[in-house]
RNA sequence: AGAUUAGAGUUUGAUCCUGGCUCAGGGUGAAUGCUAGCGGUGUGCCUUAGGUAUGCAAGUUGUGCGAUCCGGUCCCGCAAGGGACUAGAUAGCGGCGAACGGCUUAGUAACACGUAGGAAUCUUCCCCUAAGUAGAGGAUAGCUUUUCGAAAGAGAAGGUAAUACUCUAUGUGAAGGAAACUUCAAAGCAGCAAUGCGCUUAGGGAUGAGCCUGCGGCCUAUCAGGUAGUUGGCGGGGUAAAUGCCCACCAAGCCUAUGACGGGUAGCUGGUGUUAGCACAUGACCAGCAAGAGGGGCACUGAGACACGGGCCUCACUCCUACGGGAGGCAGCAAUCGGGAAUCUUCCGCAACGGGCGAAAGCCUGACGGAGCGACACCGCGUGAGGGAUGACAGCCUUCGGGUUGUAAACCUCGUUAUAAGCACCGGCUAACUACGUGCCAGCAGCAGCGGUCAUACGUAGGGUGCAAGCAUUACCCGGUCUUACUGGGCGUAAAGAGUUCCGUAGGCGGAUGAAUAAGUUGAAGGUUAAAUACCUCGGCCCAACCGAGGGAGGGCUUUCAAUACUGUUUGUCUAUGAGGCGACUAGGGGAUAGCGGAACGUAUGGUGUAGCAGUGAAAUGCGUUGAUAUCAUACGGAACACCAAGGGGGAAGCCAGCUAUCUGGGGUUAGCCUGACGCUGAGAGACGAAAGCGUGGGUAGCGAAACGGAUUAGAUACCCGUGUAGUCCACGCCGUAAACCAUGCCUGCUAGAUGCCAGAUUUUUUGGUGUCGAAGCUAACGCGUUAAGCAGGCCGCCUGGGGAGUACGGUCGCAAGACUAAAACUCAAAGGAAUUGGCGGGGACCCGCACAAGCGGUGGAGCACGCUCUUCAAUUGGCUGAUAACCCAAAAACCUUACCAGGAUUUGACAUGUUUGAAGUAGUGAACCGAAAGGGGAACGACCGGUAUCCAGUCCGGAACUUACACAGGUGUUGCAUGGCUGUCGUCAGCUCGUACCGUGAGGCGUACCCUUAAGUGGGUUAACGAGCAUAACCCCUACCGUUAGUUGUAUCACUCUAGCGGAACUGCCUCGGCAACGAGGAGGAAGGCGGGGAUGAAGUCAAGUCGGUAUUGCCCUUACAUCCUGGGCUAGAAGCAUGCUACAAUGGCCGUCACUACGGGACGCAAAGCCGCGAGGCAUGAGCAAAUCCCUUAAAGUCGGUCUCAAUUCGGAUUGGAGUCUGCAAUUUGACUCCAUGAAGCCGGAAUCGCUAGUAAUCGCUGGUCAGCUAUACAGCGGUGUAUACGUUCUCGGGUCUUGCACACACUGCCCGUCACGCCAGCAAAGCUGGGGCCACCCGAAGUCUCAUUUAUCUGGGCUCACGGUGGAAUCAGUGAUGAGGGUGAAGUCGUAACAAGGUAACCAUCUCUAGAGGUUCCCCG
Repeated sequence: AGAUUAGAGUUUGAUCCUGGCUCAGGGUGAAUGCUAGCGGUGUGCCUUAGGUAUGCAAGUUGUGCGAUCCGGUCCCGCAAGGGACUAGAUAGCGGCGAACGGCUUAGUAACACGUAGGAAUCUUCCCCUAAGUAGAGGAUAGCUUUUCGAAAGAGAAGGUAAUACUCUAUGUGAAGGAAACUUCAAAGCAGCAAUGCGCUUAGGGAUGAGCCUGCGGCCUAUCAGGUAGUUGGCGGGGUAAAUGCCCACCAAGCCUAUGACGGGUAGCUGGUGUUAGCACAUGACCAGCAAGAGGGGCACUGAGACACGGGCCUCACUCCUACGGGAGGCAGCAAUCGGGAAUCUUCCGCAACGGGCGAAAGCCUGACGGAGCGACACCGCGUGAGGGAUGACAGCCUUCGGGUUGUAAACCUCGUUAUAAGCACCGGCUAACUACGUGCCAGCAGCAGCGGUCAUACGUAGGGUGCAAGCAUUACCCGGUCUUACUGGGCGUAAAGAGUUCCGUAGGCGGAUGAAUAAGUUGAAGGUUAAAUACCUCGGCCCAACCGAGGGAGGGCUUUCAAUACUGUUUGUCUAUGAGGCGACUAGGGGAUAGCGGAACGUAUGGUGUAGCAGUGAAAUGCGUUGAUAUCAUACGGAACACCAAGGGGGAAGCCAGCUAUCUGGGGUUAGCCUGACGCUGAGAGACGAAAGCGUGGGUAGCGAAACGGAUUAGAUACCCGUGUAGUCCACGCCGUAAACCAUGCCUGCUAGAUGCCAGAUUUUUUGGUGUCGAAGCUAACGCGUUAAGCAGGCCGCCUGGGGAGUACGGUCGCAAGACUAAAACUCAAAGGAAUUGGCGGGGACCCGCACAAGCGGUGGAGCACGCUCUUCAAUUGGCUGAUAACCCAAAAACCUUACCAGGAUUUGACAUGUUUGAAGUAGUGAACCGAAAGGGGAACGACCGGUAUCCAGUCCGGAACUUACACAGGUGUUGCAUGGCUGUCGUCAGCUCGUACCGUGAGGCGUACCCUUAAGUGGGUUAACGAGCAUAACCCCUACCGUUAGUUGUAUCACUCUAGCGGAACUGCCUCGGCAACGAGGAGGAAGGCGGGGAUGAAGUCAAGUCGGUAUUGCCCUUACAUCCUGGGCUAGAAGCAUGCUACAAUGGCCGUCACUACGGGACGCAAAGCCGCGAGGCAUGAGCAAAUCCCUUAAAGUCGGUCUCAAUUCGGAUUGGAGUCUGCAAUUUGACUCCAUGAAGCCGGAAUCGCUAGUAAUCGCUGGUCAGCUAUACAGCGGUGUAUACGUUCUCGGGUCUUGCACACACUGCCCGUCACGCCAGCAAAGCUGGGGCCACCCGAAGUCUCAUUUAUCUGGGCUCACGGUGGAAUCAGUGAUGAGGGUGAAGUCGUAACAAGGUAACCAUCUCUAGAGGUUCCCCG
């Protein structure tokens, strides 16, 4: 100076946190699906180190040697033939190479690799230096002859050369030796020659190789002890070389919690991928090292090997064979089979580069250079460019107007030899939307999730988005993930502090002040860290990928020098302040042992005394006349220690309590003195450790698992009751766990206070301990807060999603019970903490309501009416169904209504709009005739309006009505869970909210809480709130009193009354008392008094409440029918059940007669008087009056005054039935009302249960109206007459409101939820055994080979040690499988109960014992 760190979805009604799961990015030697134009550069068996046909991959040298063959040239010869020289080829002897190059990764956890060093070594070819290269000899292959064999091959005889082999000489030198001295070489070839190439010896170099060491890099302790050549020494052997490398002897060492030994996995590195980095993962290609060459063993040759294309032996496999024997090794390049999701050509060339041989030419080279195949990867290019709107057609959508695909196409010009676009996705995360189909089906899905009739989530289409010769998917790695936290996390309640402490081991950390040192630390310099890669710069292929050149940094290891603050080490000193000691004082249920005490309880004996006691919600079992309970006395027994006592004390924790004594641990205070860092923590280890439980022996009063009995109950293996054994107690020994909790490890320092208590002292105050509230700060919040969960330091322990599981297996401990240690498969997308708002509680507090209580009258029983269920039917249309359906929709079902059923008819329709055709005898009216009607039929009669236009006639245009065809009409068909609107209910309950401010991370809270008051969130006081809105109240209507104005239809007249207006009056205004106030209690006056009485008025919301059949309306469905019309039927049925009513059961009454008083209303398709007729319903007509304060409906009834009936199923009651009538209406049979005569049922006050009502109310009495032709009205809506009783009060029932509390509920208790059993599926565990793997130990056998011994001139041969393979036996271990068994997980609607969540109906839970179908119950001890 530059570069650099991103999050999202998902637990909840919502919130914050914890915490997992999932996604977006990058990468790959990849594979799969769909698709595919070209080029460049790379790359390509990750699996069976499985098996391999065929070809090739290591030869070369004639200038080391002798031969042989075919040629050439020359010479001799008549010829046959011979000789000399020579190019080439061939096998052999000899030399060099073959140990390189190439392949692979099985093994290996190791000095194998990396890095830095080291000393006891060798090194062909190459380079430098020095010296030499003399003399002699005998063989042998090839070759010739021959034997055996199928072959491979082997043998015999003869003869031959060398740079092959041997001997002698010399000794520059080398080796050995103390020295004398001894020993040790050699080869020639080519050339006319010069000379060149070689050879021998020695020294040095270079290169390569071998050996040793420090440090570094995997998992596992459910592997804790390992080791016998093991560790060291002495002496030998062996090697190129140090060494137990090997051997004999001696000693008993050596390694290990800083993880030995064992098991699993793995070639290591440079690097590569990812990442902000730290790091994590990885080790293809390229490069370095190692290891291997079918499995195993062994040596030979050589400079170098224990040798991929060499040898010997063994095993397995394959091939040939004449059965006697032989041959082979692609983890070289191609290729083939097999395996697998998967990985290429039996190519060309030595032109380049490199290698071997050669003097060289040259030969060889599947190393290498190239090509081929594969989108396997990276990079580059292309699939046309310009113009072109009528925005063409088709497609898709549509609000039907249009929009979109889209300048895209067609078409024109230019260019090219020609040619070329797909894949995935489109609800959110995540860029991109509509239509149709489907209907929890088919399907999708990475996560949460989508799909049950309007799916942007499935399938298809159109359109769009992203990437592009590719695109998606799958698999794996890193990232995100601070989700293992070194950078960089946590542990009160979310997972997490071991039950506790101690002399405390290892380890980690450590007071003040000097000196020395320089290990850590810091600085400088040197070496190294191969190349490639990465980074920077420059350059070469058109660019890029790719390649070339140069440069630089960091870090690691090592060496040297320097510094010395801090840490360490060594050595002094100090004590203010760590720790400890001494002196004085002091508190205490600290611990152990022994003794003693009183109360209570039980038992025994005796006395008194009599019928009960005991027990419970209520009972029973039980005890008691053989005398209980009760009471008195005496005796005995065991266990526990009232009051004091406390939020108090002590102890490390568990825990510890009568009193006394003895022994004993720790603590506190105080003033000095002493020691002089002696300290803190503490893995492992040791000690202690409630209750229950175990063993042995005692003891046993009370209590009391188990067990028995009695209750309760559907059951009751429980809760309750009566008995009662282990146990509880003591001694000794085990066990070792608890909600062993302050759910809070120990130590040290620092950081406001206030207020109690305990202890000491010197009593102002301070020290130690123990509580409460609070500052800063912390915390997700709750909360913590000098006794920290604050700020820091030291050390230890523990956690990493839920379940499976604190389980299985293994190990250790235990007498047992069991404890400690401690997984995995599988499964879920959550599990969890704190707090919030609701809802709920068989939680609490306060308050209200005809909610209960106190009363009055009913319902439930009867008959009838009416509605509903159910049933029936051709149809009995449909809706409504707890409260909030059931005299409801329906303020009137004989037709109509009417939606239902049967039958008969119509089809642009009974009704609307538009286009179109036709039409003056047209539209319209419509007689006969058929028909149940609808409908059909069609004689006859027979038209209109406006304009053109001043008038008449005609024509034309337009309208109305008609007709034809088509769009469409129509639907009480479906969905009230697609909707609007309206309504019910909580509830006329007092609540529901908003703005700003404030509090809280937030959901939210506050306001709206608290106190008083009210009918009221009504008002007042107080207050981080201040205001406001919707509800409440008031405004509105009716009513009670007064005044005033006007008065007709009222009144003979005036007035009152009355009617219609307008005003007044009531506001806690006045007085007394209480109260801060609001207001309350009482009083006066007043027609009315504290909201005067009544009505209308119904907040935010709840119930997917009701209604598509009042109307409106989305989607779907029907269209000669699910539409429309008509006749008849049905909605009125009838075994049964339910709701709401009417009338009654009678004397407070029935019947007969007499006499009174009202209000609201209605009236022209109407109300109807008077009169006459009829017993009556009603009728008659000459129908008065009234569109109404005038007339009519219209006599009110209960009541009053008399009479009668006399307690009876009656003079109560009126059902039912018969007969005769009246009225309405086309029509009265199904199916109307009313009248008269006759008939005269049940019923004598109603079981469980249940309803209404608080004053002009209940009860009771009649009257009116709407609908309506008539009526089923006993209903509904109104009106007035007469006119009670009672309320102590809020315990209980129901409903509601406010506050509070608990919650595991939020579809909100009709919630949630546990376990057995039954069934399906899944994985793991145990299991008699069975099978297999890799090792171990002992023994047997023992090939090849090295070494060694013997024989021997030597080869050979024989023996021995060692040893691969093989065999036998044994002890472990790891896998597979296994009848069956026990648990676990999981699965829309199975069974049994109801354990938990509220006081969950017995508070729950922890540890333990015991019992039980199961959840579970019970004992004891904790926690809360």